[in-house]
Context: one part of a larger RNA
């Protein structure tokens, strides 16, 4: 001076209580561990590893494993030698690769050659996703959006160091006030920035329709620029106003106005550090290996395997519900190697067809839950939908290992889940459906968007985890 305490004061946080749905119990998906394997690549490992890296492993990726094959090398730059480049067919092979053909002479020239590209050769050198993340740079997690950490110059202390940063309020905050051997300052907190909520101006198309006409009854057209909506710019909220506590202070309650009020809500934004935290496998990159291999190519295989255990999720176990039929209402996003409409075949996946759209226009697009009306009567059931046969589609060289859907058939476990444990304070929890990334295909994961829309908070004794003061210590 830190740091700890089953010390003590003060305070904060979905921390705990109060309440809502939840996991653990089933089935399945997916992640690890684990065991097994020629290989099940490799990393992450309490909270901060475990739907993580992977925004998507059939080949490719791909780093593993087997076979089969290469050695200036799949890739760079440098120097010789030949050839334009490039190309079309055949033969052997799983291919990778060998032969053998066809076709093609082109650009700029001092006519020497040049440049691009290819192939051979020579060595200088390529190459490694091999080790080290305890040798590192760069990003990240975490404590934690916690409210702290500091520094100058003074002062005090023999010095470590202290004061300032304590007090007394108050605040969401070292936020302000007021004291005060401090006075100042510097990163952080807060404001500036972005999105939402209200109002103007401006703009009027592809979007809008209140008023007038026309309609084929669709804003379909004229038409208008009011209203929605787009999207530039700008108003508005500051404790500004009243009133009451308070110390006449800062702040605090209540009002009033107002779309909104006391940080409106959300979001980007993470101080000085901690965890020798993660990452040499995104990338750089020191050192240390390999260098006819620890490189490089190619086929098949592995990552998908399965007595087991653990975390995440998804459907469920039902009547607030299943199933039938009828009718509503969305927001945000995507589209030219894209999205693709009507019509037409098909129970259906989906086929065919091609209109229009480089998108405010066309197109993915049918929201669904919600609401009406029927049935079903508590059953392993008109719940549940795993399993497993059997015909399909689709993508793509190729769906046996090992894809996604549809269709008919099967119709398992599950009657609410033990000790325990998570998430949420409001347009939140629950629910209910759309969209994108990634991508040929292949989500119950992510990332986003809207529908309906709760219930509870007396308080802070306990559990956690943090903030400031103070105290004890045989600890640094």
């Nucleotide at each position: 001076u830190g740091a700890c305490g089953g010390g003590g004061g003060c305070c904060c946080g979905c921390a705990c209580a109060a309440g809502c749905g939840g996991u653990g119990g089933a089935g399945c998906a997916u992640g690890u561990g684990g065991u097994u394997u020629a290989a099940u690549u490799c990393g992450a490992u309490g909270c901060a590893a475990c739907g993580c890296g992977a925004a998507g492993a059939a080949c490719c990726u791909u780093a593993c494993c087997a076979g089969g094959u290469c050695u200036u090398g799949a890739c760079a730059u440098c120097c010789c030698g030949a050839g334009a480049a490039u190309u079309u067919a055949c033969u052997a092979g799983a291919g990778a690769u060998a032969g053998u053909u066809u076709a093609g002479u082109g650009c700029c020239u001092u006519c020497g050659g040049g440049a691009a590209c290819u192939c051979g050769g020579u060595g200088a050198c390529a190459g490694g996703u091999g080790c080290u993340g305890c040798a590192u740079g760069g990003c990240u997690g975490u404590c934690g959006u916690c409210a702290g950490c500091u520094c100058g110059u003074g002062u005090c202390g023999u010095g470590a160091g202290a004061u300032g940063u304590u007090g007394g309020g108050u605040u969401a905050a070292g936020u302000c006030c007021c004291g005060c051997a401090a006075c100042g300052a510097g990163c952080g907190c807060a404001a500036c920035c972005c999105c939402u909520a209200u109002c103007c101006u401006u703009a009027u198309u592809u979007g809008c329709u209140a008023a007038c006409g026309c309609u084929u009854c669709g804003g379909g057209c004229g038409a208008g620029a009011a209203c929605u909506c787009u999207a530039a710019g700008g108003a508005g909220a500051c404790u500004g106003c009243c009133g009451g506590u308070g110390a006449c202070a800062a702040a605090c309650c209540g009002g009033a106005g107002g779309a909104a009020g006391g940080u409106g809500g959300g979001g980007a934004c993470g101080a000085c550090g901690u965890c020798a935290a993660g990452u040499c496998a995104u990338c750089a990159u020191g050192g240390c290996c390999c260098u006819u291999a620890c490189g490089a190519c190619c086929u098949g295989g592995g990552c998908u395997a399965c007595a087991c255990a653990c975390g995440u999720g998804c459907u469920a176990c039902a009547a607030u519900g299943g199933c039938a039929a009828g009718a509503a209402c969305a927001g945000a996003g995507g589209g030219c190697c894209g999205c693709g409409a009507a019509g037409c075949c098909g129970c259906g996946a989906g086929g065919u067809g091609a209109a229009g759209c480089u998108a405010a226009u066309c197109c993915c697009a049918g929201a669904a839950a919600a609401c009406u009306u029927g049935u079903c009567g508590u059953a392993g059931u008109c719940c549940g939908g795993a399993u497993u046969g059997g015909a399909g589609u689709c993508u793509g060289c190729a769906a046996c290992u090992c894809g996604a859907c549809u269709c008919c058939a099967u119709g398992a476990a599950g009657u609410c889940g033990g000790a325990a444990u998570c998430g949420c304070u409001a347009g939140u929890a629950a629910u209910c459906g759309c969209g994108a990334a990634u991508c040929a295909g292949a989500a119950u994961g992510u990332c986003g968007c809207g529908g309906u829309g709760a219930a509870u908070a007396c308080g802070u004794u306990c559990c956690c985890g943090g903030g400031c003061c103070u105290u004890g210590u045989a600890c640094a």